The RNA shown here (c-di-GMP-I riboswitch aptamer) has 90 nucleotides and comes from an Anaerolineales bacterium. The model forms 100% of the base pairs in the Rfam consensus.
RNA sequence: UAUCGAUAAGGGCAAACCCGGCGAAAGCCGGCGACGCAAAGCCAACGGGUCUACCGCCACGCAAGUGGUCACGAUUGCCAGGCCGCCGAA
Numbered sequence: 001u002a003u004c005g006a007u008a009a010g011g012g013c014a015a016a017c018c019c020g021g022c023g024a025a026a027g028c029c030g031g032c033g034a035c036g037c038a039a040a041g042c043c044a045a046c047g048g049g050u051c052u053a054c055c056g057c058c059a060c061g062c063a064a065g066u067g068g069u070c071a072c073g074a075u076u077g078c079c080a081g082g083c084c085g086c087c088g089a090a
Stems, first nucleotide, its partner, number of pairs: 004088002012037002018031005035077001041083003047079002049075003056069005
């Protein structure tokens, strides 16, 4: 230095539930709380997966509306990738 990752040290993050807010929804933000995490730090303008479907489009309907489709929405705590980084037993 690279790989690797302890029942190490010192720290860090925070799933679900519940409460408040935002959103059409998925979900997000704050509080509470810890299931977990060695990148659960950053990047959703690299790729794939998954979730949602307001608007639009299509079908049906006199209408109200119903069904289908669509990412431009969401997720990196789904995977791969990029950038950066603490500690040091084997």
Model confidence (mean pLDDT): 86 of 100. Rfam family: c-di-GMP-I riboswitch aptamer. Gene Ontology term of the family: cyclic-di-GMP binding.